[in-house]
RNA sequence: GUCCCCAUCGUCUAGCGGUCAGGACGGCGCCCUCUCACGGCGCAAACCGGGGUUCGAUUCCCCGUGGGGACGCCA
Numbered sequence: 001g002u003c004c005c006c007a008u009c010g011u012c013u014a015g016c017g018g019u020c021a022g023g024a025c026g027g028c029g030c031c032c033u034c035u036c037a038c039g040g041c042g043c044a045a046a047c048c049g050g051g052g053u054u055c056g057a058u059u060c061c062c063c064g065u066g067g068g069g070a071c072g073c074c075a
Base pairs, nucleotide, nucleotide: 001071002070003069004068005067006066007065010025011024012023013022018055027043028042029041030040031039048064049063050062051061052060
């Protein structure tokens, strides 16, 4: 330098054009318990940035950014 893959709550992860964006762990509150733990219930918390397509984009396309990989160059 070229090409390929990935980017979603604090963390891990689901999503394949119309979901109030779901789940687990963690956090917070309440219940349970003599207390703690376990357990039950509830709450808060996310789509990397900018364009495009579309009635409608987290989802499709382009550019960028970051991460990973393959190949090449380095007399």

The RNA shown here (transfer RNA) has 75 nucleotides and comes from Caenispirillum bisanense. It matches the Rfam family "tRNA". Rfam classes the family as a transfer RNA. The source organism's lineage runs through Bacteria, Pseudomonadati, Pseudomonadota, Alphaproteobacteria and Caenispirillum. The coordinates come from a structure-prediction model, not an experiment, and the mean pLDDT is 84.